This is a predicted structure of a 73-nucleotide RNA (transfer RNA) from Aquifex aeolicus. The same sequence occurs in records of 5 taxa. The coordinates come from a structure-prediction model, not an experiment, and the mean pLDDT is 82. The source organism's lineage runs through Bacteria, Pseudomonadati, Aquificota, Aquificales and Aquifex. RNAcentral holds the sequence, with entries from ENA. Rfam family: tRNA. Rfam links the family to the GO term triplet codon-amino acid adaptor activity.

[in-house]
């Protein structure tokens, strides 16, 4: 330098063909129990990497850039 994959909650990741941003874990509170653990309930959660563009509407499509992983030379 070129090619491919990826960047979404504190962590691991979904989010299809553009239409309310989600799950599990974690954190807080409660129920249950002689106590702990387990289980159950409620709550807590976001500049969707950054900047533009298209669109009535963008996590999703287009352009540029940054970062991570792999490959080629």
């Nucleotide at each position: 330098u070129c090619c491919g994959g990826g960047g979404u909650a504190g962590c691991u990741c979904a989010g299809c063909c553009g239409g309310c941003a989600g799950a599990g874990c974690g954190g807080g509170g409660g129920a249950c129990u002689g106590u702990u653990a387990a289980u159950c309930c409620c709550c807590u959660g976001g500049u969707c990497g950054c900047g533009g563009g298209u669109u009535c509407g963008a996590g999703u499509c287009c352009c540029g850039c940054c970062c991570c992983c792999g490959g080629a030379g």